[in-house]
A computed fold for a 75-nucleotide RNA from a Candidatus Wolfebacteria bacterium, annotated as transfer RNA. Its mean pLDDT, the model's own confidence on a scale to 100, is 82. Its Rfam family is "tRNA". The family's RNA type in Rfam is transfer RNA. Gene Ontology term of the family: triplet codon-amino acid adaptor activity. Rfam describes the family as follows. Transfer RNA (tRNA) molecules are approximately 80 nucleotides in length. The source organism's lineage runs through Bacteria, Bacteria candidate phyla and Candidatus Wolfeibacteriota.

């Protein structure tokens, strides 16, 4: 200093332009004498940040921010 990769719920990840999703985790409720387990129902997201493209961006283009990795470079 040059290249690639990631960033999306509290975690761990789908999601290739058209209402933003699963598992776990929670919260409630039902089972139980009690807990677990199991069963039904909510809740949670400025889709890292900033411009563009486009009728319409999490999705494509630039930049910045953070993290990992590979090369180089240095006395």
């Nucleotide at each position: 200093g040059g290249g690639c990769g990631c960033a999306u719920a509290g975690c761990u990840c789908a999601g290739u332009g058209g209402u933003a999703g699963a598992g776990c985790g929670u919260u409630u409720c039902g089972u139980u004498g009690a807990c677990a387990u199991c069963g039904a129902a909510g809740a949670g997201g400025u889709c890292g940040g900033a411009g563009g493209u486009u009728c319409g961006a999490u999705c494509c283009c630039u930049c910045c921010u953070g993290c990992g990795c590979c090369c180089a470079c240095c006395a």